[in-house]
RNA sequence: GGAGUCGGCCAGGCAAUCGCGUCACCCCUUCGGGGGUGCCGAGGAAAGUCCGGGCUCCACAGGGCAGGGUGCCAGGUAACGCCUGGGCGGCGCGAGCCGACGGAAAGUGCAGCAGAGAACAGACCGCCGAACGGCAUCGCAAGGUGCGCGUGGUAAGGGUGAAACGGUGCGGUAAGAGCGCACCGCCUGCGGGGCCAACGCCGCAGGGCACGGCAAACCCCACCCGGAGCAAGGCCAAAUAGGGGUGCUAUGGUGCGGCCCGCACUGCACCCGGGUAGGCUGCUUGAGGCCUGCAGCAAUGCAGCGUCCAGACGAAUGAUUGCCCACGACAGAACCCGGCUUAUCGGCCGGCUCCGCAC
Numbered sequence: 001g002g003a004g005u006c007g008g009c010c011a012g013g014c015a016a017u018c019g020c021g022u023c024a025c026c027c028c029u030u031c032g033g034g035g036g037u038g039c040c041g042a043g044g045a046a047a048g049u050c051c052g053g054g055c056u057c058c059a060c061a062g063g064g065c066a067g068g069g070u071g072c073c074a075g076g077u078a079a080c081g082c083c084u085g086g087g088c089g090g091c092g093c094g095a096g097c098c099g100a101c102g103g104a105a106a107g108u109g110c111a112g113c114a115g116a117g118a119a120c121a122g123a124c125c126g127c128c129g130a131a132c133g134g135c136a137u138c139g140c141a142a143g144g145u146g147c148g149c150g151u152g153g154u155a156a157g158g159g160u161g162a163a164a165c166g167g168u169g170c171g172g173u174a175a176g177a178g179c180g181c182a183c184c185g186c187c188u189g190c191g192g193g194g195c196c197a198a199c200g201c202c203g204c205a206g207g208g209c210a211c212g213g214c215a216a217a218c219c220c221c222a223c224c225c226g227g228a229g230c231a232a233g234g235c236c237a238a239a240u241a242g243g244g245g246u247g248c249u250a251u252g253g254u255g256c257g258g259c260c261c262g263c264a265c266u267g268c269a270c271c272c273g274g275g276u277a278g279g280c281u282g283c284u285u286g287a288g289g290c291c292u293g294c295a296g297c298a299a300u301g302c303a304g305c306g307u308c309c310a311g312a313c314g315a316a317u318g319a320u321u322g323c324c325c326a327c328g329a330c331a332g333a334a335c336c337c338g339g340c341u342u343a344u345c346g347g348c349c350g351g352c353u354c355c356g357c358a359c
Base pairs, nucleotide, nucleotide: 001355002354003353004352005351006350007349008348009347010346012324013323014322015321016320017319018318020041021040023038024037025036026035027034028033043330047341048340050339051338052337053336054335055229056228057227058226067225068224069223070222071221072086073085074084075083076082087101088099089098090097091096102220103219107218108217109214110213124158125157126154127153128152132150133149134147135146136145137144138143166184167183168182169181170180171179185209186207187206188205189204190203191202192201193199233281234280235279236278243272244271245270246269247268248267252266253265254264255263256262288307291304292303293302294301295300325328
C1' cells in the first nucleotide's frame, strides 16, 4: 500500500424567525377556553408482531391423558426458540463464518430414476476353474486334447446411483476375499484430560468388524407450556327503556271464572341497583439510562455516584430563511420491557488475518 474479517459508534451541522403537544407556575374568562413564561418532546430499527416476560382479568387441590414447543454441553438471565463460552461437524491459506447438532443395537415405516443388486443385497461387463453335461477334434476302442455354451467359484477392476455391507499396502490364492498381517478407521472397556459436562482430545487393553441412510416420517427419551389481552382492568356516571323496595290512591280497575277465595297485570311519589353514551384512570420511575470501580475469558452481576430522559387520544414532534459540508438512507411512539428478523445514503473508531514492497 492492497484485500479481507470481527466489534463498537454516528444518522447532516449551526443560527434566526414562525408554529405544534404534555406538564408546572402566573394572568384573564362568557368557565367552553384564551394569553404569557419555563422544562421536555421519536428510532436504531419506533417496523414485522416471530419468540420470552412484567402488568391486568378469568380459570385452577394434586396427579395423569390429549395437544403444542424446545433438543450437543455448561453458564448468563425475570424469562426465552435469546446471549456468552466450550465441544463436534462443514467451509475458508487465515482472521473468521455457518449448523433443528438427543435417540436408527425399542418398534413401525420410506427410498423415484438408474442399476445385476437398495438391507438378513447382488453378478451386467469382467476375472478364475474344468468335476459333470454339451460341442469340436484325435483315436478301432479305452481314452486324450481343446472350447467355455450349460455350469461352478469370486467381488480385485469397470459400470449405475445421493447412498453398493470399512480404506491403503503386503502376504495369500486358480482368481479372489479381514482369508492372514501392518497402519488408518470403527466398536467395547478402563484410565487421564476437559476445574463439572459435551467430547477419539490423549493413552492402554480387547474385538476382524457386528451396528448402512432418513426421526423438518410415525415414534421413543428429557425438559417446558392454563386462557385472553391496555378495546386488559378499575372508578364516576346522563337521557331513554327495563328491574327491586316502601308508601299512597283504594277492601279501585282489567283478565282467568257461573260465583267466592286466589293469581296475574295496571296508577302516582320517593329510594336503591345494574348498565349504555360520555368522562377519569391504567400512562410511564423502569428487570430504566449515564459515568466510575470491582468480580468474571465472556454473556453478565454487584457496589458507588449523580440524573429524570415523549406520554398523545381526530392523536404534538413541523415550516421558512441564511451559512457550511462528504449533499443526507430506511423510516414515525400509542401499556411497558428483553430478544430475533427484516429495511437502511454515507461515515468514524478499534482488534485481528492474508498478500506485496521498503528498511

A computed fold for a 359-nucleotide RNA from Alkalisalibacterium limincola, annotated as Bacterial RNase P class A. RNAcentral holds the sequence, with entries from ENA and Rfam. It is recorded under the gene name rnpB. The coordinates come from a structure-prediction model, not an experiment, and the mean pLDDT is 77. Its Rfam family is "Bacterial RNase P class A". The family's RNA type in Rfam is ribozyme.